[in-house]
Context: one part of a larger RNA
Molecule: small-subunit ribosomal RNA, 3' major domain
Organism: uncultured bacterium
């Protein structure tokens, strides 16, 4: 001085409490254990591993395992010699490669060479997703957007250190004001930055149509008033009134207003703590390996399954399930691409093809919704697992191992023990769409929007935290 305390005081946060909706029981999806296995590469391991690196493992990837093969090497420079291209075909092999064949190149240029690219040769040396994240950098999580960490002079103390930073009050906040041997400061909070919610202006085409005309149709004349759109401004400051406070900071109420006390949401993470994580992004120090722990290849594995745990999908049905009819978003993405319309197929989809590098064409019918008809309480017209034919896309290739369709098959499940998660408002719930990886493969991951509640007495407990104190046989 610090950290603990089943001391004490104040305080706060979906911490609890008061509400909703889950998780744990099925089945599937998906990672991990663990087990098997030639191989199941490798990391993450309480919160803060565990739909995690991986924004997409049929081969490629792929680091793993069997086999076949190379050894200056798949990739860089550097020497010496050559001067064969590249590329096709043909033969043999799984293929890497091997052998034979067509083919015979650029550029500069003092004509001496030099350079592009390939081959041979010989060492220097390439190579290692080999070890060590407890040798590191660099990135990252967590406490935690929690209000807190220090500094300079000054003062106090032998000194470690203390003051300030404690104290009254107030704040989301060491915010902010008073008091005070402390004056000041800096990193952090706030503000400055995106976005959103109102309002002007300034543009009007690809966008919008109020009025006047037209059409099947904002289709076209016309207009830019409106809606958007995308630049620039203005608005909120506790600025004003009224109360309470200490004549303060500040609180509490009203007004005016699209918005009121940080409007809402993001970005943004102080000194530090876990010798947290990460040598497999990437750099890196020592070590190892150098005819192999390096490199080629073809198959196989990362998808295995007596089980166990976590995270989701889908349901257990009538606020529902089939069938019909009809209604309204945004965020976005296309060019080896999105694919309108016709045509054919129950479909998946497939010929033909128009327009679109897109405020203009396409993806793009949003679903849920409203409006009917029907089921009638059942393991069912809930539910769809798993099977079986039968097709269809993608791709050298879907046996190990994709995704989609059709028809048949119709499991388990009747709301889940003990626990235990997740939310304070356009959130929870619920419904669809969209992107990103990507040839194909999404229930996941990031986004967009639509419908849209319940409660919050309150802080005694549980958990985490922050400040003041107090004991201590801990540093």
């Nucleotide at each position: 001085u610090g950290a603990c305390g089943g001391g004490g005081g104040c305080c706060c946060g979906c911490a609890c409490a008061a509400g909703c909706g889950g998780u744990g029981g099925a089945g599937c999806a998906u990672g991990u254990g663990g087990u098997u296995u030639a191989a199941u590469u490798c990391g993450a391991a309480g919160c803060a591993a565990c739909g995690c690196g991986a924004a997409g493992a049929a081969c490629c990837u792929u680091a793993c395992c069997a086999g076949g093969u190379c050894u200056u090497g798949a990739c860089a420079u550097c020497c010496a010699g050559u001067g064969c291209a590249a590329a096709c075909c043909u033969a043999a092999g799984a293929g890497a490669u091997u052998a034979g064949g067509u083919g015979u190149u650029c550029c500069c240029u003092u004509c001496g060479g030099g350079g592009a690219c390939g081959c041979u040769g010989a060492g220097a040396c390439a190579g290692g997703u080999g070890g060590u994240g407890c040798a590191u950098g660099g990135c990252u999580g967590u406490c935690g957007u929690c209000a807190g960490c220090u500094c300079g002079u000054g003062u106090c103390g032998u000194g470690a250190g203390a003051u300030g930073u404690u104290g009254g009050g107030u704040u989301a906040a060491g915010u902010c004001c008073c008091g005070c041997a402390a004056c000041g400061a800096g990193c952090g909070c706030a503000a400055c930055c995106c976005u959103u919610g109102u309002c002007a202006u300034u543009a009007g085409u690809u966008g919008c149509c109020a009025u006047c005309a037209u059409u099947a149709a904002g289709u076209u004349g016309g207009g830019c008033a409106c809606u958007c759109u995308a630049a620039u401004g203005a608005g909120a400051c506790u600025g004003c009134c009224g109360g309470u406070g200490a004549c303060a900071a500040a609180c509490c109420g009203g007004a005016g207003g699209a918005a009121g006390g940080u409007g809402g949401g993001g970005a943004u993470g102080a000194c530090g703590u876990c010798a947290a994580g990460u040598c497999a992004u990437c750099a890196u120090g020592c070590c190892c390996c150098u005819u192999a722990u390096g490199a080629c290849c073809u198959g196989g594995g990362c998808u295995a399954c007596a089980c166990a745990c976590g995270u989701g999908c889908u349901a257990c049905a009538a606020u529902g399930g089939a069938c019909g009819g009809u209604a309204c978003a945004a965020c976005g993405a296309g060019a080896a691409g999105c694919g309108a319309g016709c045509c054919u197929g129950c479909g998946a989809a497939g010929g033909c093809a128009a327009g679109c590098g897109g405020a203009u064409c396409u993806c793009u019918u949003a679903a849920a919704g409203c409006c009917g008809u029907u089921c009638u309480c059942a393991g069912u017209u809930c539910g769809g697992a798993c099977u079986g034919u039968a097709g269809g896309c993608u791709g050298c290739a879907a046996c190990u191992c994709g995704c989609c369709u059709a028809c048949a098959c119709g499991a388990a499940g009747c709301u889940g023990g003990a626990a235990u998660c997740g939310c304070u408002a356009g959130u929870a719930a619920u419904c669809g769409c969209g992107g990103a990886u990507c040839a194909g493969c999404a229930c996941g991951c990031c986004g967009c929007g639509g419908u849209g509640a319940a409660u919050a007495c309150g802080u005694u407990c549980c958990c985490g935290g922050g400040c003041c104190u107090u004991g201590u046989a801990c540093a």